Model confidence (mean pLDDT): 83 of 100.
The part of an RNA shown here (small-subunit ribosomal RNA, 5' domain) has 524 nucleotides and comes from an uncultured Bacteroidota bacterium.
Its Rfam family is "Bacterial small subunit ribosomal RNA". Gene Ontology terms of the family: ribosome and structural constituent of ribosome.
Context: one part of a larger RNA
RNA sequence: GGAUGAACGCUAGCGGCAGGCCUAAUACAUGCAAGUCGAGGGGUAACAGGAAGUGCUUGCACUUCGCUGACGACCGGCGCACGGGUGAGUAUCGCGUAUACAAUCUGCCUCAUACUAGAGGAUAGCCCGAAGAAAUUUGGAUUAAUACUCUAUGGUAUCUAAAAAAGGCAUCUUUUUUAGAUUAAAGGUUACGGUAUGAGAUGAGUAUGCGUUCUAUUAGUUUGUAGGUGUGGUAACGGCACACCUAGACUACGAUAGAUAGGGGCCCUGAGAGGGGGACCCCCCACACUGGUACUGAGACACGGACCAGACUCCUACGGGAGGCAGCAGUAAGGAAUAUUGGUCAAUGGACGCAAGUCUGAACCAGCCAUGCCGCGUGCAGGAUGACGGCCCUAUGGGUUGUAAACUGCUUUUAUACAGGAAGAAAAACUUUCUCGUGAGAGAGCUUGACGGUACUGUAAGAAUAAGGAUCGGCUAACUCCGUGCCAGCAGCCGCGGUAAUACGGAGGAUCCAAGCGUUAUCC
Numbered sequence: 001g002g003a004u005g006a007a008c009g010c011u012a013g014c015g016g017c018a019g020g021c022c023u024a025a026u027a028c029a030u031g032c033a034a035g036u037c038g039a040g041g042g043g044u045a046a047c048a049g050g051a052a053g054u055g056c057u058u059g060c061a062c063u064u065c066g067c068u069g070a071c072g073a074c075c076g077g078c079g080c081a082c083g084g085g086u087g088a089g090u091a092u093c094g095c096g097u098a099u100a101c102a103a104u105c106u107g108c109c110u111c112a113u114a115c116u117a118g119a120g121g122a123u124a125g126c127c128c129g130a131a132g133a134a135a136u137u138u139g140g141a142u143u144a145a146u147a148c149u150c151u152a153u154g155g156u157a158u159c160u161a162a163a164a165a166a167g168g169c170a171u172c173u174u175u176u177u178u179a180g181a182u183u184a185a186a187g188g189u190u191a192c193g194g195u196a197u198g199a200g201a202u203g204a205g206u207a208u209g210c211g212u213u214c215u216a217u218u219a220g221u222u223u224g225u226a227g228g229u230g231u232g233g234u235a236a237c238g239g240c241a242c243a244c245c246u247a248g249a250c251u252a253c254g255a256u257a258g259a260u261a262g263g264g265g266c267c268c269u270g271a272g273a274g275g276g277g278g279a280c281c282c283c284c285c286a287c288a289c290u291g292g293u294a295c296u297g298a299g300a301c302a303c304g305g306a307c308c309a310g311a312c313u314c315c316u317a318c319g320g321g322a323g324g325c326a327g328c329a330g331u332a333a334g335g336a337a338u339a340u341u342g343g344u345c346a347a348u349g350g351a352c353g354c355a356a357g358u359c360u361g362a363a364c365c366a367g368c369c370a371u372g373c374c375g376c377g378u379g380c381a382g383g384a385u386g387a388c389g390g391c392c393c394u395a396u397g398g399g400u401u402g403u404a405a406a407c408u409g410c411u412u413u414u415a416u417a418c419a420g421g422a423a424g425a426a427a428a429a430c431u432u433u434c435u436c437g438u439g440a441g442a443g444a445g446c447u448u449g450a451c452g453g454u455a456c457u458g459u460a461a462g463a464a465u466a467a468g469g470a471u472c473g474g475c476u477a478a479c480u481c482c483g484u485g486c487c488a489g490c491a492g493c494c495g496c497g498g499u500a501a502u503a504c505g506g507a508g509g510a511u512c513c514a515a516g517c518g519u520u521a522u523c524c
Base pairs, nucleotide, nucleotide: 001524002523003522004521006520007519008518009517010516013376014375015374016373017372018371019369020368021334026332027331028330030329031328032327035078036077037076040075041074043071044070047069048068049067050065051064052063053062054061055060056059085287086286087285094212095211096210097209098208099207100206101205104204105203109200110199111198112197113196114195115194116193117151118150119149120148127140128139129138130137131136157182158181159180160179161178162177163176164175165174166173167172187192213259214258215257220250221249222248225247226246227245228244229243230242231241232240262284263283264282265281266277267276268275269274289310290309291308292307293306312323313322314321315320340366342365343364344363348362349360350359351358352357379410380409381408382407389401390400391399392398393397416460417459418458419457420456424451430445431444432443433442434441435440436439468513469512470511471510472509473494474493475492479508480507481506482505483504489496490495
């Protein structure tokens, strides 16, 4: 000198764009953050309509009916494995990079081929009971489905056996033929779905080469350990697990142990080489009160799922129960220190749905903070009796503050008031036209804005609304007076202060930056 997720002191006019718990992965009150589908189902708790009936005040009240729109709870489907958070753990194929899978899986999506036949038993809900303070649990009867089960059919699927051909990368792989065995489906208001197989796309899994901090005041480590055979397990290879056999395997090119740490793209500095860092944004990994376990599922060993154990908090009728903000706000605590218990789904994206749409603290916006970067302003021109006042001096007088002020003319950014007022919106749905025709595409019309009466534009009046901080001995730009008298104090280093202090305190003046200026901390 540059830089910062900064803090502190003094000061402070505006705007744009960014950023904002670095500490206690500490504990959490409250609200919200994952639902959706009635075009799968039985149905009808609420709302609305309709129908029937009753009472009658003749247009109201009540009752009944799932008849209709819709729809609480329930069964079922899809989603909840995404999105969002954090960096505790991890020195590791975790990450980065380059390869391999002849050792693998892949819901939704796209393409292709074929099929979608027949039957059955339950169960939730509803109804009737029971237990319990509650959470909740339980008995009986009865009912549906795109829930579940059975049967049929089936091949380019899987397995076994045999033969042939081709290829390769060692085990082998591919194709063709023959024989045998095994496994499917779901309907629906006909819009849409379901099943099997193959291919693609996407996503994931696994293996390997190389790279990846410090300590030798850590020198030996290891028994599923190293390898083999076999079996099991997995989507798949493998000591992944198990049985048996062998005695190996790693290590001074640093094993093992200990310490520290998420990794990368990137960021800061530097001419570069290097050095330092891993905030924001993006990719990967790991975690979700602590430890463990599996279930469901295409995918989890699952942040707002389950079970067990533990710590903690809460409720309790003492028998027993409930909970998990490292989601968004917010609270307490810790700390030098870090924001609103805001608005909207208008756009983008996601889930579900034929769609309308619903949900979305993702997202888009707004609020707070000079935390940073950038931009603008606090006026411009003229004006000398160089005014008054202040300060200084060699003091009847000069110098400086200083064109500074007064005064004259001008301008109005910004602030204030008033008026107008966006882009971000293109769609979907619906209506209509055209082209091909189970449907799809194109054109036209119509509708939708949280931000926001915001940005922006115009008008009005008036210099009107707006400057500070640090420093002035040398390094280092900027000097005098007064006070103090090794005191009070200053200080980054050298050092200043003991009676003429340009170094302390004040004043005048000056210098440097400027809505900031200094100090502290850290890195180069």